């Protein structure tokens, strides 16, 4: 330099182009306990950036950024 794949919550992940993007775990608070673990309840928090297609985009297309692999 060229090609392929990947990027969703702090972490692991789900979501036929169509409902307010859903879980688990974590964190915080509460109940419980003499205290802590456990258990239960509540809260918290996300589609890498930009543009395009479409009535509608996490999903399709282009580009940039980041990561992984291959070729030279």
């Nucleotide at each position: 330099g060229c090609c392929u794949c990947c990027g969703u919550a702090g972490u692991u992940u789900a979501a036929u182009g169509g409902a307010u993007a859903g879980a688990a775990u974590g964190a915080u608070g509460g109940u419980u306990u003499c205290c802590g673990g456990u258990a239960c309840c509540a809260u918290u928090g996300g589609u890498a950036g930009g543009g395009g297609u479409u009535c509608g985009a996490a999903u399709c297309c282009c580009u940039u950024c980041g990561g992984a692999g291959g070729c030279g």